Notes
Small-subunit ribosomal RNA, 3' major domain from a Candidatus Brennerbacteria bacterium, 474 nucleotides, folded computationally. It matches the Rfam family "Bacterial small subunit ribosomal RNA". The RNAcentral record of the full RNA draws on SILVA. The prediction has a mean pLDDT of 82.
Context: one part of a larger RNA
RNA sequence: AGACGGGGACUCGCACAAGCGGUGGAGCAUGAGGUUUAAUUCGACGGUAAACGAGGAACCUUACCAGGGCUUGAAAUGCGUAGGAAGGCGGCCCGAAAGGGACGUCGUCUAGAGUUUACUUUGGAUCUACGCACAGGUGCUGCAUGGUUGUCGUCAGCAUGUGCCGUGAGGCGCUCCCUUAAAUGGGGUAACAUGCGCAACCCUUGCCCCGUGUUAUAUGUGUCACGGGGGACUGCCGUCGUAUAGACGGAGGAAGGUGAGGAUGACGCCAAAUCCGCAUGGCCCUCUGAUGCCCUGGGCUACACUCAUGCUACAAUGGCCGGUACAACGGGUCGCGAAGCCGUAAGGCGGAGCCAAUCCUUAGAAAACCGGCCCCAGUUCGGAUUGAGGUCUGCAACUCGACCUCAUGAAGUCGGAAUCGCUAGUAAUCGCGGAUCAGCAGGCCGCGGUGAAUACGUUCUCGAGUCCUGUACU
Numbered sequence: 001a002g003a004c005g006g007g008g009a010c011u012c013g014c015a016c017a018a019g020c021g022g023u024g025g026a027g028c029a030u031g032a033g034g035u036u037u038a039a040u041u042c043g044a045c046g047g048u049a050a051a052c053g054a055g056g057a058a059c060c061u062u063a064c065c066a067g068g069g070c071u072u073g074a075a076a077u078g079c080g081u082a083g084g085a086a087g088g089c090g091g092c093c094c095g096a097a098a099g100g101g102a103c104g105u106c107g108u109c110u111a112g113a114g115u116u117u118a119c120u121u122u123g124g125a126u127c128u129a130c131g132c133a134c135a136g137g138u139g140c141u142g143c144a145u146g147g148u149u150g151u152c153g154u155c156a157g158c159a160u161g162u163g164c165c166g167u168g169a170g171g172c173g174c175u176c177c178c179u180u181a182a183a184u185g186g187g188g189u190a191a192c193a194u195g196c197g198c199a200a201c202c203c204u205u206g207c208c209c210c211g212u213g214u215u216a217u218a219u220g221u222g223u224c225a226c227g228g229g230g231g232a233c234u235g236c237c238g239u240c241g242u243a244u245a246g247a248c249g250g251a252g253g254a255a256g257g258u259g260a261g262g263a264u265g266a267c268g269c270c271a272a273a274u275c276c277g278c279a280u281g282g283c284c285c286u287c288u289g290a291u292g293c294c295c296u297g298g299g300c301u302a303c304a305c306u307c308a309u310g311c312u313a314c315a316a317u318g319g320c321c322g323g324u325a326c327a328a329c330g331g332g333u334c335g336c337g338a339a340g341c342c343g344u345a346a347g348g349c350g351g352a353g354c355c356a357a358u359c360c361u362u363a364g365a366a367a368a369c370c371g372g373c374c375c376c377a378g379u380u381c382g383g384a385u386u387g388a389g390g391u392c393u394g395c396a397a398c399u400c401g402a403c404c405u406c407a408u409g410a411a412g413u414c415g416g417a418a419u420c421g422c423u424a425g426u427a428a429u430c431g432c433g434g435a436u437c438a439g440c441a442g443g444c445c446g447c448g449g450u451g452a453a454u455a456c457g458u459u460c461u462c463g464a465g466u467c468c469u470g471u472a473c474u
Stems, first nucleotide, its partner, number of pairs: 001474002003471003007468007015458002019422005026312008034303002042053002064298007073134001077133008087106004092101003109124006136285002139283003145279002147274003150270001152268001157196006163172003176187003202262004207230007216221001233256001236250005314415001318374007330361003335354002340349003381412001386407007428450007
C1' cells in the first nucleotide's frame, strides 16, 4: 500500500421490513447429476452450470456407436508422366446405400506449321489415371493466444501531469463540511489541472404546432401515418439553508425536479467461459491406410433414483353451454391464402386478392360483459395414463413428430424445513405475434387487454461505497 475482521462511523440497493404472487408437496414438460448402454457425442458446475451453447436431434443436423466402403481423398494450390477435346445420354450386374464392375451410344476445343478433303506434329486450355508436394482432423492444450462473453455493476469509482510531503515503498490531489442518483455540485484546503467513467449528446414514448396526404376515411377530412419544430430549465413564488450548492411546499403545465423506458458497462478481479462459431502457436493422427472422407441403420429420446427451471391443477372471484364487445407488435411470392362447398373435428377441395397502411394472417383476440346450468362432491373440479379410429408434414413418423374425435379417467383438497420475484401501468392475470422451422414451443424474444397492495423504518440478513481502526495474511 492492499486484502480481511463474528471492529467502528456514515450512506445506498426489492438487502431486510411492509405487502402481493409464487417455488419447495402432485402430474407432466425441459435441462442437469447418477446409473445403464455398442453409443447414450461434446462443452458449461456456488453466486456467475443445469428451457445454458441448441433461434427448434425422425434422415440430414451429428461431432457418438455398429456395419459397409474410399485413399491426392468431399473441397484447395502446384509439379511430373501418359491418355483423351470437354462432356452428355441409356440401361445392365453385385449392394441396404455409399461404393465397385462391365457395356452401348452421341460428341469431338483453340493457335501455329506441314498438308488435297482428312491426317500428322508443337504449344495452350480443360479433364481422367498414376506418381509427388500436400490436403483433411468438432483430435489435445482457453494454464501458449486473438476475438467475444459472464460477474462484481450502470456500482462511482479508476488513473495521469506538474507541484508539495516522505531516506524510501509511497502519500497528498480523491481527506473534511453541506449536497446529489452520481468523484453531482458548492465551500474549505499543498495543492492546481487533466483523462477514462457519471451526466448530456442517440432511440422509443407522453403534450402542442407546422408541412405532406398514398394504401386510412362514405365526400368533407385528420383522433391516423410520415417528416420537421416547440416544450421542462428548480425557469417563477414561499419556507429552510451560509450571501452558495441545494432541500421541501406551491402555482402554472400534457408532463416537475433524471417525466418514463431503452441503447450505452471506466481501471480492473475471478490463470472465470469458449481451441465444438471463427481465427491461431505448439503437440498428435494420416500408404501401419486413418483421430481424414462417404453411406445404411442405431444413438443423442435409455430409467431404481437426485436436483434445477417451467407448465397444468387442486376449483364457486370457479367449471360448462349460448349470446354480445374491444387490441397492439409483427409476418407473407418455393409465401400468406379470402369467399364458397365437404367433414363432428384435425383437415380437405377451391382458388379471389396481395411483393402488401391496399390482400391475407384477422368472419375473429382472450380474460371481460349478459343469460342459463352445476351446489361443495375427488365433483359437470382436475386432466395424467391407456385403448380405438383418423388428419397433416415429410423419401420415411417403429425406435422418435404435431394435431383431431370417441372412450378411459390417475395423482392432486393449497404443499415441511427452506426459498424466489416484484415499488406502477409495476406485480398478478388474459390472450396475440415473431425468430428457428418441411413438420414440431409448456422454452425464448416481443406485443397489447384488465389492473392492485405496501414501504413505519434501517435494529437485523445479503451485497456495495467512503473514512477511521486492528492484523501473526500478501